RNAcentral holds the full RNA, with entries from ENA. This is a predicted structure of a 351-nucleotide part of an RNA (small-subunit ribosomal RNA, central domain) from an uncultured prokaryote.
Context: one part of a larger RNA
């Protein structure tokens, strides 16, 4: 370079968002780079290929003819690509207009439920904890209750293979600011699209700096059981952290192990939202859905499990990625972080 693959065997970047490139609807006109024919010219000689001779035959080896080009200069075609003009509305967006769903983001606020703890009364010998117990708290009055008050963190029921987000992820109630999203009918713009190496921005948890917080849980750590040991597993404590702000980090079974748009391809069943009826006017219940979100299934696919209009079928257009175990996601080096690491990223050697 080619090839073949990427649920699960090696392999889909965590997710967006766009530079450059790539690719790119329908139609008229113009062009001729591509593109295609033709004609000159040129591709030395050997060497290849075929045909014919010469060494007895091959090898060799003489002649001739032939192939060999992203080549050049000229003429000609105008389908399709390109580039220049005009034109469309199916793709894309989309003022104004009227409707809906939503744990969707950011910010303030608050409102019950419990755990913890103080103080205060009743009240007394126990509590707690286990498989059984210790450790631990308790006559300095625990545990139980009742009334008071403190702070913290988290929202029971509704709660749904329910909803919203890109993707991480999101859950009490109010109110401010916001972003997507569907729908129902139209004006209007007219190819404005798709993907996207680099770049950029976002990203659970856990970690980190610097100030705050701190109720409960709880790495580390003590203790106490268990055991042969018990540097767990189970019991009693317990501090980092958990939470906040504001800055870092940049990883994950970041999973649908399934990249992102676009066509096309049998059924059935529910479920959310929108729609149009119906009738008893707000519950029912029919029908439709271009938006989603489950279960089943037929063609088809699949090594097999399986996947099947939310494809893993049929195709397109871009991108990313892999090529046999280990060594290794590892050294070395550069990029980036305080650090911790992070990315990029091999070789010996070995089976």
């Nucleotide at each position: 370079c080619u090839g073949g693959g990427c649920g699960u065997a090696a392999a889909g970047c965590g997710c967006g968002u766009g530079u450059a490139g790539g690719c790119g609807g329908c139609u008229g006109g113009g062009u001729a780079a591509g593109u295609u024919g033709g004609a000159c010219g040129u591709g030395a000689a050997a060497g290849c290929u075929c045909c014919u001779g010469g060494c007895u035959c091959a090898a060799c080896u003489a002649g001739g003819a032939g192939a060999g080009g992203u080549c050049g200069u000229u003429c000609a075609a105008a389908a399709c690509u390109g580039c220049c003009u005009g034109g469309c509305u199916a793709g894309a967006g989309g003022c104004g207009u009227g409707a809906g769903a939503g744990a969707g983001g950011g910010a303030g606020g608050u409102a019950g439920a419990a755990u913890u703890c103080c103080a205060u009364g009743u009240g007394u010998a126990g509590c707690g904890g286990u498989g059984a117990a210790a450790u631990g708290c308790g006559u300095a009055g625990a545990u139980a209750u009742a009334u008071g008050g403190a702070g913290g963190a988290a929202u029971a029921c509704c709660a749904g293979u329910g909803g919203c987000g890109a993707a991480g992820g999101c859950g009490g109630c109010c109110u401010c600011c916001u972003g997507g999203c569907u729908c129902a009918a139209u004006a209007c713009u007219g190819a404005c699209g798709c993907u996207g190496a680099g770049g950029u921005g976002c990203g659970a948890a856990a970690g980190c700096g610097u100030g705050g917080g701190g109720a409960g849980c709880a790495a580390a750590c003590a203790g106490g059981a268990u055991u042969a040991g018990a540097u767990a597993c189970c019991c009693u404590g317990g501090u980092a952290g958990u939470c906040c702000a504001c800055g870092c980090c940049g990883u994950a079974a970041a999973c649908g192990a399934u990249g992102u748009c676009a066509a096309c391809u049998a059924g059935c069943c529910g479920u959310c939202g929108g729609g149009a009826g119906a009738c008893u006017u707000g519950a029912u219940u029919u029908c439709c859905u271009u938006a989603g979100u489950g279960g089943c299934g037929c063609a088809g696919c699949u090594a097999a499990c399986g996947c099947a209009c939310u494809a893993a079928g049929u195709u397109g257009a871009c991108c990313g990625c892999c090529u046999g175990g280990g060594g290794a996601g590892u050294a070395c080096g550069g990029c980036c972080g305080c650090a911790a690491g992070g990315u990029u990223a091999a070789a010996a050697c070995u089976c």